[in-house]
RNA sequence: ACGGGUAUAGCUCAACUGGUAGAGUAGCUGGUUCCAACCCAGAAGGUUGGGGGUUCGAGUCCCUCUGCCCGUG
Numbered sequence: 001a002c003g004g005g006u007a008u009a010g011c012u013c014a015a016c017u018g019g020u021a022g023a024g025u026a027g028c029u030g031g032u033u034c035c036a037a038c039c040c041a042g043a044a045g046g047u048u049g050g051g052g053g054u055u056c057g058a059g060u061c062c063c064u065c066u067g068c069c070c071g072u073g
Base pairs, nucleotide, nucleotide: 001072002071003070004069005068006067007066010025011024012023013022019056028042029041030040031039049065050064051063052062053061
């Protein structure tokens, strides 16, 4: 330089053919316990990497930029 993949909650990952963004875990609160851990319950946590476009509607489709990974030279 060229080709491909990937970017979603603190972390690991879902989200079907475009139609209300979810789970696990961590942390937090409560229960349990003499206290704590384990366990149980609950609530909270998101500009879906940045920008633009298409659409009634975009995590999803298109363009571009950036980071990371793989390949070719």